[in-house]
RNA sequence: AGAGUUUGAUCCUGGCUCAGGAUGAACGCUGGCGGCGUGCCUAACACAUGCAAGUCGAGCGAAGCAUUUAACAUGAAGUUUUCGGAUGGAAUGUUAUCUGACUGAGCGGCGGACGGGUGAGUAACGCGUGGGUAACCUGCCUUAUACAGGGGGAUAACAGUUAGAAAUGACUGCUAAUACCGCAUAAGCGCACAGUACUGCAUGGUACAGUGUGAAAAAACUCCGGUGGUAUAAGAUGGACCCGCGUCUGAUUAGCCAGUUGGCGGGGUAACGGCCCACCAAAGCGACGAUCAGUAGCCGACCUGAGAGGGUGAUCGGCCACAUUGGAACUGAGACACGGUCCAAACUCCUACGGGAGGCAGCAGUGGGGAAUCUUGCACAAUGGGCGAAAGCCUGAUGCAGCAACGCCGCGUGAGCGAAGAAGGCCUUUGGGUCGUAAAGCUCUGUCCUAAGGGAAGAAGGAAGUGACGGUACCUUAGGAGGAAGCCCCGGCUAACUACGUGCCAGCAGCCGCGGUAAUACGUAGGGGGCAAGCGUUAUCCGGAAUUAUUGGGCGUAAAGAGUACGUAGGCGGUUCUUUAAGCGCAGGGUUUAAGGCGAUAGCUUAACUAUCGUUCGCCCUGUGAACUGGGGGACUUGAGUAUCGGAGAGGAAAGCGGAAUUCCUAGUGUAGAGGUGAAAUGCGUAGAUAUCAGGAGGAACACCGGUGGCGAAGGCGGCCUGCUGGACGGCGACUGACGUUGAGGCUCGAAAGCGUGGGGAGCGAACAGGAUUAGAUACCCUGGUAGUCCACGCCGUAAACGAUGUAUACCAGGUGUCGGGCAUCAAGGAUGGCCGGUGCCGUAGCAAACGCAUUAAGUAUACCACCUGGGGAGUACGUUCGCAAGAAUGAAACUCAAAGGAAUUGACGGGGACCCGCACAAGCGGUGGAGCAUGUGGUUUAAUCCGAAGCAACGCGAAGAACCUUACCAAGCCUUGACAUCCCGCUGACAGGGGCGUAACGGCCCCCUCCCCUCGGGGCAGCGGAGACAGGUGGUGCAUGGUUGUCGUCAGCUCGUGUCGUGAGAUGUUGGGUUAAGUCCCGCAACGAGCGCAACCCCUGCUUCCAGUAGCCAGCACGUAGAGGUGGGCACUCUGGAGGGACUGCCGGGGAUGACCCGGAGGAAGGCGGGGAUGACGUCAAAUCAUCAUGCCCCUUAUGGCUUGGGCUACACACGUGCUACAAUGGCGCACACAAAGGGAGGCGAAGGGGUGACCCGGAGCAAACCCCAGAAAAGGCGCCCCAGUUCGGAUCGCAGCCUGCAACCCGGCUGCGUGAAGCUGGAAUCGCUAGUAAUCGCGGAUCAGAAUGCCGCGGUGAAUACGUUCCCGGGUCUUGCACACACCGCCCGUCA
Repeated sequence: AGAGUUUGAUCCUGGCUCAGGAUGAACGCUGGCGGCGUGCCUAACACAUGCAAGUCGAGCGAAGCAUUUAACAUGAAGUUUUCGGAUGGAAUGUUAUCUGACUGAGCGGCGGACGGGUGAGUAACGCGUGGGUAACCUGCCUUAUACAGGGGGAUAACAGUUAGAAAUGACUGCUAAUACCGCAUAAGCGCACAGUACUGCAUGGUACAGUGUGAAAAAACUCCGGUGGUAUAAGAUGGACCCGCGUCUGAUUAGCCAGUUGGCGGGGUAACGGCCCACCAAAGCGACGAUCAGUAGCCGACCUGAGAGGGUGAUCGGCCACAUUGGAACUGAGACACGGUCCAAACUCCUACGGGAGGCAGCAGUGGGGAAUCUUGCACAAUGGGCGAAAGCCUGAUGCAGCAACGCCGCGUGAGCGAAGAAGGCCUUUGGGUCGUAAAGCUCUGUCCUAAGGGAAGAAGGAAGUGACGGUACCUUAGGAGGAAGCCCCGGCUAACUACGUGCCAGCAGCCGCGGUAAUACGUAGGGGGCAAGCGUUAUCCGGAAUUAUUGGGCGUAAAGAGUACGUAGGCGGUUCUUUAAGCGCAGGGUUUAAGGCGAUAGCUUAACUAUCGUUCGCCCUGUGAACUGGGGGACUUGAGUAUCGGAGAGGAAAGCGGAAUUCCUAGUGUAGAGGUGAAAUGCGUAGAUAUCAGGAGGAACACCGGUGGCGAAGGCGGCCUGCUGGACGGCGACUGACGUUGAGGCUCGAAAGCGUGGGGAGCGAACAGGAUUAGAUACCCUGGUAGUCCACGCCGUAAACGAUGUAUACCAGGUGUCGGGCAUCAAGGAUGGCCGGUGCCGUAGCAAACGCAUUAAGUAUACCACCUGGGGAGUACGUUCGCAAGAAUGAAACUCAAAGGAAUUGACGGGGACCCGCACAAGCGGUGGAGCAUGUGGUUUAAUCCGAAGCAACGCGAAGAACCUUACCAAGCCUUGACAUCCCGCUGACAGGGGCGUAACGGCCCCCUCCCCUCGGGGCAGCGGAGACAGGUGGUGCAUGGUUGUCGUCAGCUCGUGUCGUGAGAUGUUGGGUUAAGUCCCGCAACGAGCGCAACCCCUGCUUCCAGUAGCCAGCACGUAGAGGUGGGCACUCUGGAGGGACUGCCGGGGAUGACCCGGAGGAAGGCGGGGAUGACGUCAAAUCAUCAUGCCCCUUAUGGCUUGGGCUACACACGUGCUACAAUGGCGCACACAAAGGGAGGCGAAGGGGUGACCCGGAGCAAACCCCAGAAAAGGCGCCCCAGUUCGGAUCGCAGCCUGCAACCCGGCUGCGUGAAGCUGGAAUCGCUAGUAAUCGCGGAUCAGAAUGCCGCGGUGAAUACGUUCCCGGGUCUUGCACACACCGCCCGUCA
């Protein structure tokens, strides 16, 4: 920093999407360790249980307990005893007293207003920031001053009685205080009154002095050190109130407010204040957005971004608000109070039904909700808080631990050597490649881990003591590579590719898009890429997006200039002087908490984390400067305006007048049509139309002039005249003195249609009716015709209201028209050159995506307004305003698409244009389509009727020839390493060939005959048998392919290099003017050249020369025959086949500007390409062919392969194509009789001669052929018959009898003879070929082939007609134009229905 995606391609506009970063996250797969953080975003939903606020006995009384002491009572053990007792005094009890780290309750004090939680509410002085309080309060703390005298009456606890289930009371009685209440005192303080001095922005404040008046305090506690109390003043801290500025969205919320706004006087408060009250006034807020509605705690900060911004408001810190919901106050320094009180409500719990209790948005925890968020842990050791004099107590604040990869950071899962590149997997062209030094193996190390030993800091005051974390961090020793890698991706964007499976299925996908049999996009595997204890996905935010544009966008055609002017608020504003200092600049100061960020350094082994130091926007105050902007004042004339003179104009509105035309009415003339159309018909007309003439009526519009002429703000304005009236322009240069410009709201005007009321109504004419057209025709065309069009008044308020271009001003090359006015000059009814204002065209710079605009800007600038932000939904719905209505204005969303669009480019296309060509039409000749037959195809049938070809460009096509074979199809019977190839082993010596048996046939069996080399080991070759690798496939895919072919089309085109033009796709060249069969050639030209095509070079043919002369020829010579180049001889001629010549617009005339070229002519066998062939550019049709061949992949493998017999490909209701033969007299038949060319021939052609009516047979000469044979050419021509008929036409079909080929003619061949004698009398719609040796017609030959052509390929004979011409049909070429097509008109696309 960009990228993908609209198109065939391009540029632009424009949206969508991606790559980055982030998170209190969640989900999927996976998971070794540690450090530091973080952890209910949803139900401010409900909560079991425990804990979270107590403390002080140095304020007080009482009780209990223990202790000390004393008294009293009882009096044990023991001792002693005369047994009666004595002594003893433990222990117990009572009373009093002493003491207490003792206990719980009570009175009292302080604290429960902090700390902790949550974000419901709140759009607010709530928060942030900066100020103010002369309008305030402040417990504990600090400083200072002055005090503390003397009294009093209660009350809880307690005791008793009593109510109640309980909670909780009631009554009587007793008692204390640092609890409570008077009195005294008053330095000082408050209040009231009247002063002096100083001072402030105002109310006012401060100091001093006077008079009056008012209010204090434990004679407390004590360890005698002190602690505590009262008053005042001050500080500190904390709070309260007020103000400036800032703080989300909606105008489809525009008006709101009644204590509302202000005043006077009171009340209340710590304090100001309508905070509250009485009275008075009627204000106050609002387009600079009031009110209303929706949403939301605010900030430091956090995320992102280059920044400006945008988003967020978890954790930490500040402020606010709240504590089940709503309300209220009490106490207090402080609350309207989370773990206080009262009331109401909902919910939960207890209950003896009468009543009561409760509030986790404290820490844990539970249920619920949810995609989702932890332990009912330890400790007060540290930090901090409350109480206390202190010890100390309390502290779910806090410090720690636990759970969770939720985040950030760090570490590890080993290191070195190790190629037979192992095995295995995957791929493979089978050679190999890759995983891969990876593994194994060898040698090491020990972070984390395990075990053991040692063991902290964190702890502070004079010492001692005190550690939850924790036997933790850390250190040492030992052990063994042992326990520790996954996730996503691999078509492009975006780093990373192969195989298999699947077959528009399953699936993927962020966008474009993949998948329909060879998927780098699906699934799996191998390999690879990325990140890593994580990786992906989802959600959200910023970025990229200059895609809301302040930085930093636009509006002619892409979305976007309001239809138009006037004008309010507002914005902006000419020249000059002076002043001010608000904006602005400079300097200084205050504040900007801490944390965070940034920079530096330091501490945990490092880092994250933490610490220390430095630094930071903004706001405020003070001083200062005066160029610019603003404010005040003075002046000016150029902006603007006024007056005056002048001409131009369809400017407006009103009244009057005019002629042409249409229609109607009346009368005349006149007669059968007229009108209308592509053609007609409806309608009109013998009741007299149309036509024509005269007169009249009525309405509407104003021909010519008339013009990218004029006027107007726009809409718009057109006969003539009159009066009224607006604006612009020109001249003169007098006056005012910035009076200007733009313009949200507002208001004016505003085509046509439409609406209301009343007129008017000739023509035209929605609706409607009829006639046509049409498949239909609710249309276009015709005949009628109502609203309306016209007038007056009133509405409507919209148009492609367009220059698709807002208004104003200034500046920036020109040229050329035109309208209005004016100036100068000249040779003056005119011309030339300047000026101002309008209106057009062309064009430079510049601009623009391009098209284009270009002093009338879409250029360069300034000012202001309107409007735009992807397409559709939709200018729709709802709401509101306006309207009589129609409707107008304002104006969304859900949902849906990845585009929609602009300009230009190349093609294709057009029932667009121009030019040109072709048997394309036309002009002709002959056919097809009708008949019979042949042949191919479709269809049907069948066991099978093998397969392919399908508009032209499939259909007598592959097939130049299916009885078996062919043959691929069907049935049946057989074979399984195979009919064929290579390799291995064994046996045999051949194999082949001949004969036989057998079978439907093949297969099978038997017999005969039968190898080579050799170093004698064997080898070669062949057959048989066997095993497996493999063979084989006319099985599939021509849409996986090669090769070959068809077609447009033998059409004249298709391109390239360099240059030039264009941002680019592209253009130019190749277009233009001529010309040609031709992009053939010439000329011109920002093009100059070149290539593939065209043409030529090649072959045949037409003329000729030379050479050659057998198998060809025979003029002359000779021989010779019944006849004959038969013979000698000759090559002159014909001919044969080699080499040459010849034709090039070369020559002449004319045309063409010149030229290319065209027309005519001469000569010539041939003349303008002489005729024919071969030759087929770039490309199109996924055209044809996997069945000619080759070939990838897939499929079959005792069969989809191979062999054989028989059948089928030959079927037959029918349909089509291509042909043959005909329908006859230009003919048929008979007789006699001429003239070719080109071919073929040895398993062949086959002569003569003979037989047969004939097919053919016998025969075998000659010939590997210019020699012999096929071989008779036929039509024509001659003579004769037929006489228009289903015939002497036509020959199908059928019968009989034969011939030939062949192993074999049943299915299923050809031919012959005799007999039979069908349809058919020239063919509907439609359609084909042909422009000259052509069509037509006549026969001949050949390939294939045993046999089997009406087909195919060739050959010659006879031999026409017509072409005015290019309007039309078809196809093609060039230029141009339109285009929403590009799969390209067989396109695209709209509506309805399903």